Source information:
A computed fold for a 384-nucleotide RNA from a Phycisphaeraceae bacterium, annotated as Bacterial RNase P class A. A source record names the gene rnpB. It matches the Rfam family "Bacterial RNase P class A". The family's RNA type in Rfam is ribozyme.

[in-house]
RNA sequence: AGCGUGGACGCGGCGGUCGCUCAUUUUCACCGCGAAGAUGGGAGGAAAGUCCGAACACGACAGGACACGGUGGUGGGCAACACCCACCGGCCUCGCUGGUGACGGCGAGGCCAGGGACAGCGCCACAGAAAACACACCGCCGAUGGCUCGCUUCGGCGAUCACAGGCAAGGGUGAAAAGGUGCGGUAAGAGCGCACCGCGGGUCUGGCGACAGCCCCGGCAUGGCAAGCCCCACCGCGUGCAAGGCCAAACAGUCCCCCGGCUGGUCCGGCCACAUGGGGACGGGUAGGCCGCUGGAGCCUGACGGCAACGUCAGGCCAAGAGAAAUGACCGCCCCGCCGCUUGCGCGGCGGAACAGAAUUCGGCUUACGCGACCACGCUGCGU
Numbered sequence: 001a002g003c004g005u006g007g008a009c010g011c012g013g014c015g016g017u018c019g020c021u022c023a024u025u026u027u028c029a030c031c032g033c034g035a036a037g038a039u040g041g042g043a044g045g046a047a048a049g050u051c052c053g054a055a056c057a058c059g060a061c062a063g064g065a066c067a068c069g070g071u072g073g074u075g076g077g078c079a080a081c082a083c084c085c086a087c088c089g090g091c092c093u094c095g096c097u098g099g100u101g102a103c104g105g106c107g108a109g110g111c112c113a114g115g116g117a118c119a120g121c122g123c124c125a126c127a128g129a130a131a132a133c134a135c136a137c138c139g140c141c142g143a144u145g146g147c148u149c150g151c152u153u154c155g156g157c158g159a160u161c162a163c164a165g166g167c168a169a170g171g172g173u174g175a176a177a178a179g180g181u182g183c184g185g186u187a188a189g190a191g192c193g194c195a196c197c198g199c200g201g202g203u204c205u206g207g208c209g210a211c212a213g214c215c216c217c218g219g220c221a222u223g224g225c226a227a228g229c230c231c232c233a234c235c236g237c238g239u240g241c242a243a244g245g246c247c248a249a250a251c252a253g254u255c256c257c258c259c260g261g262c263u264g265g266u267c268c269g270g271c272c273a274c275a276u277g278g279g280g281a282c283g284g285g286u287a288g289g290c291c292g293c294u295g296g297a298g299c300c301u302g303a304c305g306g307c308a309a310c311g312u313c314a315g316g317c318c319a320a321g322a323g324a325a326a327u328g329a330c331c332g333c334c335c336c337g338c339c340g341c342u343u344g345c346g347c348g349g350c351g352g353a354a355c356a357g358a359a360u361u362c363g364g365c366u367u368a369c370g371c372g373a374c375c376a377c378g379c380u381g382c383g384u
Base pairs, nucleotide, nucleotide: 001380002379003378004377005376006375007374009372010371011370012334013333014332015331016330017329018328020042021041022040023039024038025037026036027035028034044355048366049365051364052363053362054361055360056240057239058238059237068236069235070234071233072232073087074086075085076084077083088114089112090111091110092109093108094107095106096105097104098103115231116230120229121228122225123224124223137171138170139167140166141165144162145161146160148159149158150157151156179197180196181195182194183193184192198220199218200217201216202215204213205212206211244291245290246289247288253282254281255280256279257278258277260272261271262270263269298317299316300315301314302313303312304311305310335352336351337350338349339348340347341346
């Protein structure tokens, strides 16, 4: 310098003009709606998908069990988590390396829904002999037999064919074939025997633990799938700010009063009416308004603790909260990138993007996405 992988970051800066919107405030207007001015604030890393986990609100709820749903190595973090950190185990890629080999060791990186397959059930397509009470297509061996052939020391031996039977080494099928490698052994073979590798079990040691290590035992005996049912452990009520609370027109309703009629000289009283009209009260509650609403598991800086996630302490800061919904445009200077001209200084032009757009609020995950710049690691090349 280039390439690759992983991680974290920014979405130009300053000033001005004109708009939109919110808050505070001043003046004007005022039954009410408002108008103008000043000051301050005004999108994102994903505001998105609404997939998890919470706060908050309302409803439901004695306790237990069943059902249903979710989670699943260990330890820690967190308000909580299907999140994060560290570790363990397994698998994969690359490089180096030990071994005849099976396989092992070291380094870098990536991935894992990573409890249980002797509780039970189910499934394992196609191919293949056989897919789980194993099996035999090609193959290997082969007692015995033959008007077969060859050799013969005449006892037999070899070849070949048929065949009772033995075998699973090799070939072949498959995602997967009933441990593997090497040596021995055998008619051929086979954990049949031995050593090693793997697997299973046990003691001891180390570790909080997942687990690891040494040694011993077992020839190995029941393959895979639980993002199939299922079993085990743990967790889990439902609906969501259109939650929910408060105020409350108009119209309708209920009640009361007035108004009306009869009795009557008048008033009180009594009776009738109460269809219409006027007034008042009331409850529920629509339109509408207010609250919920943004100061919070908050952000920034520093110190300390911790491998880390994160925590504690100190200091500083307040940063949209509106209604189906504002956050925009232009100018000047500077910065950055690209292009053109120029020997060069420099000048001119274009651009500052893509994905996208707050609607109760947080913590995550996932998805979309252009440009710029940074850090760590690995490989390659060059120089010293």